[in-house]
A computed fold for a 1467-nucleotide RNA from a biocrust metagenome, annotated as small-subunit ribosomal RNA.
Rfam family: Bacterial small subunit ribosomal RNA.
The coordinates come from a structure-prediction model, not an experiment, and the mean pLDDT is 86.
RNA sequence: CGAGUUUGAUCCUGGCUCAGGAUCAACGCUGGCGGCGUGCCUAAUGCAUGCAAGUCGCACGGCGGACUUUCGGGUCCGCAGUGGCGAACGGCUGAGGAACACGUGCGUACCUGGCGUCUCGUGGGGAAUAACGGGUGGAAACACCCGCUAAUACCGCGUACGCUCACUCUGGUGAGGAAAGCCUUCGGGCGCGGGACGGGGGGCGCGCGGCCCAUCAGGUCGAUGGUGGGGUAAUGGCCUACCAUGCCAAUGACGGGUCGCUGGUCUGAGAGGACGGCCAGCCAGACUGGGACUGAGACACGGCCCAGACACCUACGGGUGGCAGCAGCAAGGAAUCUUCCGCAAUGGGCGCAAGCCUGACGGAGCAACGCCGCGUGGAGGACGACGGCCUUCGGGUUGUAAACUCCUUUUGCCUGGGACGAAACGGACGGUACCGGGCGAAUCAGCCCCGGCUAACUCUGUGCCAGCAGCCGCGGUAAGACAGAGGGGGCAAGCGUUGUCCGGAUUUACUGGGCGUACAGCGCGCGCAGGCGGUGCCGUAUGUGACCGGUGACAGCCACUCGCUCAACGAGUGGUGGCCCGGUUAGACAGCGGUGCUGGAGGCAGGGAGAGGGAUGUGGAAUACCCGGUGGAGCGGUGAAAUGCGUAGAGAUCGGGUGGAACACCAGUGGCGAAGGCGGCAUCCUGGCCCUGACCUGACGCUGAGGCGCGAUAGCGUGGGGAGCAAACGGGAUUAGAUACCCCGGUAGUCCACGCCGUAAACGAUGUGGAGCCGGUGUCGGUGGGUGAUUGCGCCCAUCGGUGCCCCAGCUUACGCGAUGACUCCACCGCCUGGGAACUACGGCCGCAAGGCUAAAACUCAAAGGAAUUGACGGGGGCCCGCACAAGCAGCGGAGCGUGUGGUUUAAUUCGACGCACCACGAAGAACCUUACCUAGGCUUGACAUGAUGCUGCAAGCAGGGGAAACCCUGCCGCCUUCGAGGGUGCAUCACCGGUGCUGCAUGGCUGUCGUCAGCUCGUGUCGUGAGAUGUUGGGUUAAGUCCCGCAACGAGCGCAACCCUUGCCCCAUGUUACUUGUGUCAUGGGGGACUGCCGGUGGGUUCCACCGGAGGAAGGCGGGGAUGACGUCAAGUCCGCAUGGCCCCGACGCCUAGGGCGACACACACGCUACAAUGGCCGGCGGAAUGCGAGGCGACCGGGCAACCGGGAGCAAAUCGCGAAGGUCGGUCUCAGUGCAGAUUGGGGGCUGCAACUCGCCCCCAUGAAGGCGGAGUUGCUAGUAACCGCGUGUCAGCAAAGCGCGGUGAAUACGUACCCGGGCCUUGUACACACCGCCCGUCACGUCAUGGGAGUGGGCAAUGCUUGAAGUCCGUGGGCUAACCCUUUCGGGGGAGGCAGCGGCCGAGGGCAGGGCUCGCGACUGGGACGAAGUCGUAACAAGGUAGCCGUACCGGAAGGUGCGGCUG
Repeated sequence: CGAGUUUGAUCCUGGCUCAGGAUCAACGCUGGCGGCGUGCCUAAUGCAUGCAAGUCGCACGGCGGACUUUCGGGUCCGCAGUGGCGAACGGCUGAGGAACACGUGCGUACCUGGCGUCUCGUGGGGAAUAACGGGUGGAAACACCCGCUAAUACCGCGUACGCUCACUCUGGUGAGGAAAGCCUUCGGGCGCGGGACGGGGGGCGCGCGGCCCAUCAGGUCGAUGGUGGGGUAAUGGCCUACCAUGCCAAUGACGGGUCGCUGGUCUGAGAGGACGGCCAGCCAGACUGGGACUGAGACACGGCCCAGACACCUACGGGUGGCAGCAGCAAGGAAUCUUCCGCAAUGGGCGCAAGCCUGACGGAGCAACGCCGCGUGGAGGACGACGGCCUUCGGGUUGUAAACUCCUUUUGCCUGGGACGAAACGGACGGUACCGGGCGAAUCAGCCCCGGCUAACUCUGUGCCAGCAGCCGCGGUAAGACAGAGGGGGCAAGCGUUGUCCGGAUUUACUGGGCGUACAGCGCGCGCAGGCGGUGCCGUAUGUGACCGGUGACAGCCACUCGCUCAACGAGUGGUGGCCCGGUUAGACAGCGGUGCUGGAGGCAGGGAGAGGGAUGUGGAAUACCCGGUGGAGCGGUGAAAUGCGUAGAGAUCGGGUGGAACACCAGUGGCGAAGGCGGCAUCCUGGCCCUGACCUGACGCUGAGGCGCGAUAGCGUGGGGAGCAAACGGGAUUAGAUACCCCGGUAGUCCACGCCGUAAACGAUGUGGAGCCGGUGUCGGUGGGUGAUUGCGCCCAUCGGUGCCCCAGCUUACGCGAUGACUCCACCGCCUGGGAACUACGGCCGCAAGGCUAAAACUCAAAGGAAUUGACGGGGGCCCGCACAAGCAGCGGAGCGUGUGGUUUAAUUCGACGCACCACGAAGAACCUUACCUAGGCUUGACAUGAUGCUGCAAGCAGGGGAAACCCUGCCGCCUUCGAGGGUGCAUCACCGGUGCUGCAUGGCUGUCGUCAGCUCGUGUCGUGAGAUGUUGGGUUAAGUCCCGCAACGAGCGCAACCCUUGCCCCAUGUUACUUGUGUCAUGGGGGACUGCCGGUGGGUUCCACCGGAGGAAGGCGGGGAUGACGUCAAGUCCGCAUGGCCCCGACGCCUAGGGCGACACACACGCUACAAUGGCCGGCGGAAUGCGAGGCGACCGGGCAACCGGGAGCAAAUCGCGAAGGUCGGUCUCAGUGCAGAUUGGGGGCUGCAACUCGCCCCCAUGAAGGCGGAGUUGCUAGUAACCGCGUGUCAGCAAAGCGCGGUGAAUACGUACCCGGGCCUUGUACACACCGCCCGUCACGUCAUGGGAGUGGGCAAUGCUUGAAGUCCGUGGGCUAACCCUUUCGGGGGAGGCAGCGGCCGAGGGCAGGGCUCGCGACUGGGACGAAGUCGUAACAAGGUAGCCGUACCGGAAGGUGCGGCUG
C1' cells in the first nucleotide's frame, strides 16, 4: 500500500465483498507449565444461609460471674441499657436522567463534624428517665400501667472580649446567647463551651462544549419581570399575595426517541469515527412511589413513616422482609467464578490506650477469557529402511524424518535449604518464590487452510446428488472449489468460527467528492433574515498573531532510567494534551466607529430596435352551413375497399348571406420577454432593453433558507360561444384477434369572461452575479470613422450590446465544452450519496375534485449505470457480386416401380447420419458369410498376441458314434532326435487376451459447411487513459485486399493469381502392336505459343493503371476444365474405418455354430427409374464413338435353343485378341384409341451364379396387362460443346445397379436488367443484442414463499389533562383534652402563664377512581400493491425507422402490455 466483482473487451461512475487491528466475549476441536491481569454485557428479575458497622467501662446506673480483701472495699470478665462518636465513609449498580447531570473555565448571596494554629471560658443549681423491680395483655412481634435510679442525657440562673440582631453621624447604644466532665504517676492528659484564622469537604450561580428525529413548528400561566411577605446555611418565581404582559423559538423552542458523563479505550498517516468493561473523578439509584425526622453532613443501600406490588410467619386477631455489599441459589441467557484464608500489610470507624470491628483490602481457588514468557529435546545419522501416497512403472514423495549413536536436563518427579514483603511483638499468602543435590529423552501438539483474492496439489469417491460458499462462484462421470486420503501451507497451547467496532471507504469528502449525458441546478422571478462585499485616510482592539501567568487531578500515552532471570507487569524523572481563564503586546488582514473617493450600482440628457404585456376596434383569404341559379350521377375515401353523402338533385360551378376560429406571403440557427411564452392591421395604456454623452448620487451592491408572485398543455367551477379539429363513443376495414395503426361520423374540449389547478423531456437535461483568459466567420440593434462628389442604396475599418457556427490553450471517463465555457478564480443559494421497492405508504400542508408538495421502511438484488470499442443484427442507407431473381430449357411435386428415411410393427426388424451442410448418406454391391441384432445349442488362457512355472509322446489327419452345425466322446495313425535335453504340441495355473460395450461434450486423424467467398492477420511506427484504431478507410479498377493513385503510415505473412495436370494450335523426336508408306492420321515424349505485346479511343492528373474497339492469330484480355479450400465458425460429423484417455464386462457385454432378422407395412417424406405417346411405338435395312476392362478372365468363330443361355472353342497378360453402342438415318406399318401408348402386377415355363435362391438374387420365353392422358400449393438443375436427349464403360462383385464414378454421340433456348426473393463482400448508421434477432424484453392472469400498507375492530404500553377521593408528612390555624423543670401566685393541696403533646380544621400531597382525547406497539376477517421463485397462460408495448419514431405532463378509454386526444422534448 491495496485486491475481487457490472463488459465480448475498455475507460469512468458506483455499490457489495476481502486481506488489518481490537474485544468483558461466546461456540467447535484441542490442551503441558508459569507470571500479570480479567470474569452476569441478559432479568435495576426473585432470593435460602452465613458474613459485610461498629466501638467506647477513661461519660453513666444496673444485672450476672470470677478472683481478692485490712470486710470498708478492690481488681477482672460478661450482659443488655442510658449517653457519645461513627453509621452521609468505605463497598455495589447504571434503572432513571438530554439535565448546569457531566467536562472545562469563572463566580459567591453560603455551610462545614472530626483535624491544625491562636485566643477566651469551663461558676452555681434543678427536674426527669431507660436499665432494674412489680403487675397486665399478646401465638408472636411487642406493648401498656405502677415504682426506684445515674450521667459528658435534659432544663433554668449567673457571666460574655469576641459572636448574632436592631438602631445609629465615624465614635457608640440597646437586646440576645455558653459549657461537662472523666482519668491521673498530681507533672498533667483526654474532653466541653464561645470566637478568629487555616486546611480539606460541600451548597448555589454563570460562559462555553459534547446524541438522533422538522414526517415534532410553534411553546409557556408561576409562565417573564416587579413590589411586599415567607422559606433556606445561602441567591433566586424556591413559595405566596398583588401589579405589569411578558418570556422562549429555524443559531431549532416545544415534543418524541435513545443514553449515566468524564479522564480515557480501540482504530486511523492524520483529521476523524466508534466506544465509556477493568482502574480513577463526578452524578444517579438502593423492591416501586411519596415523605419528612435526626444530624456538621441524608431526604439516608444493610434508619424511620405512609401507599403499592411481591414473598414469608400466624393461634387469623396480627406481624415480618428488601444481596444493584462478599460468597452462594433459582431464573433468564450463547455466556461470566469459591457459600475459601487473613486482618500480617494498606486504609477506615471507635477508643487515652490495650484493643475491637472491617467480604474495604491483602491473598489463595476456579476459567487458555486476555497479554507475556517457557517447554514438548539437541547434534550426528542414506543403504535414502518398513509402511503410506502418487506413478509415464523408470521412479518420485513422506525424508535426516524414523531406527541407531552421542549429548543435554528447561519442565517434571524425589530431596535439602528457604526468603523480601515489618524499625519493634506480629506473615493469611507459604514450606510459596528462589537456591543446591539427584533421576531420566524421560511427562507434554494441536487447529485451520490449500479455485482466484491468498501462502499451499495430487489420487480416489460422488455425479446440479450429497454438499461447499466472505465476494466472484463450485457440483449435471476424469471436480486442485463437495467428501476421504497422501502431500503441502499457516499459526501454535492454541487454532478456527460467530457477533460487535474502527480501518481499508476520498463510499458524507474540514483535511478530502460531486451535480451537460453516470445519483444530483428549484419551471421562472421578486425579496425578509442570513452569508459575502470596491477604494483612500484616521481611530478602536471583537476576531487574529506573539509573550507571560493560571488551570488542564491520578492513572493512561511518549521519552529516558530502574525493579521482578526476560517480557507482560511495576517504579522514578521529564514531556505531551484545551475551541479554557487572566495579563501584557502587535495593529497587517477581517470586524466595528468616523471621514472621503468614483471605477461597482443607480439617476439624468439625447437617440434607437422589437410577435414584450393589457384593452378596444377593424380587415381579407379559406373551411363549414343556409338561400337562389346552372347541371345531372356520381361524390368521397384507401394499399385496396367499405361504412358515409347523393335523383327528395349530392359533388362541381356561379351569386347572395350567416357564424366561429386562425392570421398565408413577409419569415430569417431574425426579434422581444425572467421563465411559461409572444406573429394580420389600427388606436389607447404600460414593462424592460441597447447606444452615445460623462451632468448628478456616492457602495446605495451580489446572492438569497423561509415567504410572495408568475407559470405551456391537459383538467375543474359558473356563464357564454361553437366554423374547423377532435379524447371518449358509433360504424367500416385490416387481422388469428385489433378494445390500435387506416377510413366515415362524432361529444366533451379546443375559443371568450371570471375563478381554481401548479404540473411537463417547464431542456442548453448546463442556478444567479462578478472578474480574467488566443483567433476565424455570419447575423440582429446602435455609435464613431473612411469611401463611391452629394442624396439614395451600398462597401470598408473600429467599437458597444444581443444571437449562431468553427476552433487555440485549458477542461473532460469519453462524447464533447471552448469569451453565450463544461476554462482559471471569487460570492451566495439549491441539490446528490448503489439498483429495485418508490415521482410509493403513513403523517402533515394545499386543492371543489383530479391531484400536487414534502417523503420513508421492511424486504430484495451484485449489480443498476455513463461514454466509448469491436462485432453481430435491422421490415436503416450506399456501392458490388453469385443460375440469387428475371429471361429461357428440361424437370420434381400427381402415377407405377426402385432405393433411402420417419413412423409403426417385431423375438430382432443391429448401429450411426437430422435445416441449408440427414434421407441411392456410412453401403464402390445384407441369400449363408458380411452381421455388429434376435432365438437356440455350445466353448472358457479362450478365434488371436506375449511372457512365466509345472506337467506332457501328444498335434494335424483319418475312421466310428451323437448332433442342425459348432462341438463332444472313442479309436487308429503319427515328425526331428546326439535319447540328456531342446524345438514344437497339448494340459493345468498365473499374468493376460478379447469387447462394433459407453463417452465424437475427454481426444488424434480425417471430413462436411460458410466458400474459390476475398478475405484473415503480423512487425515497427503513429493516434487513443484504454478496449482499440491506423495500415485494410478514401478516388478509380478488377474474377480477386487484382492493380494504380492518394493517405501516418512503412513493410510483411496466410489467402487471390501464378507455378502443377488436362484440353485446343504449331514444331521437334520416336514409330511397336496404330494408319499404311508418309512434310500425313494416330500414339508417346519434348518444345513453342498469349504478354493488353501492337494500333486507336476513353477515365483519373501526361509517364502509371484500367477499360472499350481493332489488327494479327488455332486461341485473346484469367482461352475451356481440373487439382489446390486463408484466420476461423458450427462442443458440426465420425470411439461402428483406424488410433486413443477414462469408465464398464470377465464361464460373458468375449468366442463358435444353426436358423431367423437387417428385405416387416395402415401410412408420410426424400432421391431416382419408366411412362402417359405420332418430334412417337413396332418391324427391317444402313452408318461412324470414346473412356475403359480382361487369365479362376475377356472370349472371336461354329453348333443347339424363340430366348436367357448351353456345348465346343481360335486368339489374347492385350494400340496386336476379345468385350462393344444407342439416339440417328432410309423404308414399311400403326392414326389418337388408354390404344399396336405405357409397362406394374400376377400365372406358367425356363436359364445362370452359388454348399444353398422359401423367407430374399438376376435373366429369358409365353400369358396377364394395373395406375397413368403431362401433374395443386410449391419446388430443383442449367449460361455452351453447357442444358436436354442417347447409349457405352468401370469399381464393388460368385451372382445381383433404376445407384456411384467415368466416357463419348446428337446438341439447343435465353440473360432487358438488378426493383424484388436467397446467400455473400465493402463502407456507413442505429442498438437496451454479445449464447450476438432463433437476440433482448413488457404487462395482466395462475401457483408458491416472504415482508409490508389499508382495515370493522381488538389487546397492551407511555406521557399528560379535567373532575373526584386522598395516606404519611412538613407548614399554617385552632383550642372545651393532656402536660416534670422555667415564670407568677399559693391556704403548699393547688391555680394561672410560657412551652410541649394529642385531637381537630386548612393548603399541598403519593396513590386510587371516573372521563374524554394524544402518542405508540401487537393481533385482525377481508383487501391493496410489492419482492422473489430452471423450463405455466395471453398477447408484443420497448430496444434496429422494433415494423404506428420514442419519451414527458395531463385527460379519457381498454384482458394486459397499452391506445388515442392536447401541448411539449430529441435522449